[in-house]
RNA sequence: CCCAGCGGAGGGCAAACCCGGCGAAAGCCGGGGGCGCAAAGCCAACGGGUCUAAAGCGAGGUAAAUCGCCAUGACGGCCGGGCUGCAAGC
Numbered sequence: 001c002c003c004a005g006c007g008g009a010g011g012g013c014a015a016a017c018c019c020g021g022c023g024a025a026a027g028c029c030g031g032g033g034g035c036g037c038a039a040a041g042c043c044a045a046c047g048g049g050u051c052u053a054a055a056g057c058g059a060g061g062u063a064a065a066u067c068g069c070c071a072u073g074a075c076g077g078c079c080g081g082g083c084u085g086c087a088a089g090c
Base pairs, nucleotide, nucleotide: 005090006089012037013036017032018031019030020029021028022027035077041083042082043081046080047079048078049075050074051073056069057068058067059066
């Protein structure tokens, strides 16, 4: 110096829930909050999984409602993978 494991201190992130905003929805953003997290940092155009179904297509019907299919929408705090990264000491 490198790899793996444990891990102090300082610091970091922030689930549910509440308020405001955006969105058709899933969900996202800001504030409060703090369940947890050593990558809970990034990649959804790396693979799988899950959620939603606006538009479209189909059914329906006078029409509208309604129903089915569908991701191009979303989740990285579902799993694997990739990239990057703080750290006294053992």